[in-house]
Order: sequence, then C1' cells, then structure tokens
RNA sequence: GAUUUAUAAAGAAGAGGCGAGAGAAUGGGCUCUACGAACCUCUGGCAACCUACUCCUGCGUCGGAGAAAGGUGCUAAUUCCCACCUAAGCUGUUUUAGGAGAUAUAAAAU
Repeated sequence: GAUUUAUAAAGAAGAGGCGAGAGAAUGGGCUCUACGAACCUCUGGCAACCUACUCCUGCGUCGGAGAAAGGUGCUAAUUCCCACCUAAGCUGUUUUAGGAGAUAUAAAAU
C1' cells in the first nucleotide's frame, strides 16, 4: 500500500517553537486564522478498538459490566456541509429520511 470487519450526531486544551495558511482530494458553500492557523515539542485530557486485569461465574467459550496499566487513536464545527442513487413533501428552486461512494481510526490476516 491493497483486502475484510467494526465504528464515525457523544467526549476531551494549555504552554513553548515556527510564521501563513488551514478544514483528506476535485468543485461549491461555510468556517477557523497575525487576539498566531497548519505543523513540531512538552504536559494534561477524552474514549475504550486491541493486550493484560476484575466481576457476573468454580473453570473455559460467547456475551455483558467495570477499570484505565500497556499498544494505537483522538482532543473547532456531524467525517463542518453538499455532490451519486432511492423514497416522501413541494409547480419548480428545494427540504427531509435512507442508502451508496469516498475518507479516517482500530483489529485481523496477507
């Protein structure tokens, strides 16, 4: 990197460095940003995917609950919103719901 499975409306910020862009890509919208973005470092935090642990249960499998030591991840806005398909409402613009696709993360096997 590709594949499969699961999840994605919840949750969680301060300091220092740097200095102009950033929000995955394309288009559009909207937003953040010199009251310092993105990125890097440190500290803290959130969550509970994996490992170990405790309980339900004497042991094991499955399942559920707990906890948060380790491995990841995350810490503006629903994955910021829309794009394609279907259904419903509307004369249409368009609105709502569901799905697909894409993306991200974890785990597995290669």